Notes: The RNA shown here (c-di-GMP-I riboswitch aptamer) has 86 nucleotides and comes from a Bacillota bacterium. Taxonomically the source falls in Bacillota (Bacteria, Bacillati). The coordinates come from a structure-prediction model, not an experiment, and the mean pLDDT is 87.

């Protein structure tokens, strides 16, 4: 430096549920709380995937289909990086 990843240090993160709050909803936030994580750090118009569907269009019309300009980084990816056993 590159792969790598200890029952090694030192620190980090924080699902699900409850609470409270925002939002049509997905989903966010705040506290609480660990199932988990070596990038569970960052990127979401110019990589795939997924979720919602408020507005919009269509319709046989309290529906129902289609639609992202909403969202998911803890699905794949791409990018940066701490430690250092083997």
């Nucleotide at each position: 430096u590159c792969u790598c990843g200890a029952u090694a240090a030192a620190g980090g993160c924080a699902a699900a549920g409850c609470u409270g709050g925002u939002g049509a909803a997905a989903a966010c936030c705040a506290g609480u709380g660990a199932c988990g994580c070596a990038a569970a750090g960052c990127u979401a118009a110019a990589g795939g995937g997924g979720c919602u569907a408020a507005g919009g269009u269509g319709u046989u019309a309290u529906g129902c289909a289609c639609u992202a300009u909403g969202c998911c980084a803890g699905c794949c990816a791409g990018u940066u990086a701490c430690c250092g056993a083997a």